[in-house]
This is a predicted structure of a 349-nucleotide part of an RNA (small-subunit ribosomal RNA, central domain) from an uncultured prokaryote.
Context: one part of a larger RNA
């Protein structure tokens, strides 16, 4: 490079906007660039294939024909692929009406529980485990009642239920905003899909400045367990966990399953709507759109998936190509670092 693949064997990028670039709905008209015949000219000889000859044959060499799948130039054709140009509305998109939700940001406000302070009652314990013991306790704890202080997080509701690109999102309230779902069919007419680079967005932990710190809690002390015990259980307890501004850019970022369109048995349940129809409590039948269950056919190496395909096609990106050695080395970049990105080789099975 061809071919051939990416749930779980190497292999889907963490996610989204979105540059070039690739692909791109329907109807006439035209062009003739691709494309498709045709004629010319060129494609040096040699060499490759065929014939026939020449050295006794052969290798070799002579003649001869075809090829030399290209390439220029004219000439037809216009189905399809591109260019124009004009039109369409079912792809997208707008507008009006409705409408569901932990979508986000900000602000304020609630309880309950804790923890520490203050005051009362009360008096020998407490706490803590297999069982202790460090730890607490008459300077009065534990327990209880009342009161003030602070932070963190929001019990039931709650749900294989929502919502949102992921990542994540859950007391309440207003304010600020994004996105979806339905209807109607007004508008605009392909305005579309995908996306190298590139840009924001990103869970923990981590950094870097200042707050802030009740509970928890790396390190670390301390008890205990043990042969030991840098562990597991206990009692303390920093940083970190919470805020504001910056950084970092990685997770088993998991559906280990890239985005978009188009078909392709059924059934059942759950969430948002429409619309008919009946004796509107409610029930039947239809239909969009979102989550699941089950399962034909077909795929699969099986597990299994199976209209939310891993089915059957189209069109774009991203990866993989034996095991180690190694996501290391080196260079390059990015970052305050830690470190991330890109990412061999020798050698070795």
């Nucleotide at each position: 490079c061809u071919g051939g693949g990416c749930u779980u064997a190497a292999a889907g990028g963490g996610u989204g906007c979105g540059u070039a670039g690739g692909c791109g709905g329907u109807g006439a008209u035209u062009u003739a660039a691709g494309u498709a015949g045709g004629g010319u000219g060129u494609g040096a000889a040699a060499u490759c294939c065929c014939u026939c000859g020449g050295c006794u044959c052969a290798a070799c060499c002579g003649a001869g024909g075809a090829a030399c799948u290209g390439c220029g130039c004219u000439c037809u054709a216009a189905a399809c692929u591109g260019g124009a140009u004009c039109a369409c509305u079912u792809g997208a998109g707008u507008a009006a009406g409705a409408u569901a939700g932990g979508g986000g940001u900000g602000u304020g406000c609630g309880g309950a529980a804790c923890u520490u302070c203050c005051g009362g009652u009360g008096g020998a314990g407490c706490g803590g485990u297999g069982a202790a013991a460090u730890g607490u306790g008459u300077u009065g704890a534990u327990a209880u009642c009342g009161g003030a202080a602070g932070g963190a997080a929001c019990g039931c509701c709650a749900g294989u239920a929502g919502c949102g690109a992921a990542a994540g999102c859950g007391g309440c309230a207003c304010a600020c905003u994004g996105g979806g779902u339905c209807u109607u069919a007004a508008c605009u007419g392909a305005c579309g899909c995908u996306g190298a680079g590139g840009c924001a967005c990103g869970a923990a932990a981590g950094c870097c400045a200042g707050g802030g710190u009740a509970g928890c809690g790396a390190a670390c002390g301390g008890g205990a367990u043990u042969a030991g015990a840098u562990a597991c259980c206990c009692c303390g307890g920093u940083a970190g966990u919470c805020c504001u501004g910056g950084c970092c850019g990685u997770a088993a970022a998991c559906g280990a399953u890239g985005a978009g369109c188009a078909c392709u048995a059924a059934u059942u349940g759950g969430g948002a709507g429409g619309c008919g129809c009946c004796c509107u409590a409610g029930g039947c039948a239809u239909u969009u759109c979102c989550c699941a269950a089950u399962g034909u056919a077909g795929c699969a190496a099986a597990a299994g998936u199976g209209u939310u395909a891993a089915g059957u096609g189209c069109u774009c990106c991203g990866c993989c190509u034996g095991g180690g050695g190694a996501g290391u080395a080196u260079g390059g970049u990015c970052g305050c670092a830690a470190g991330g990105c890109u990412g061999a080789a020798a050698c070795u099975c």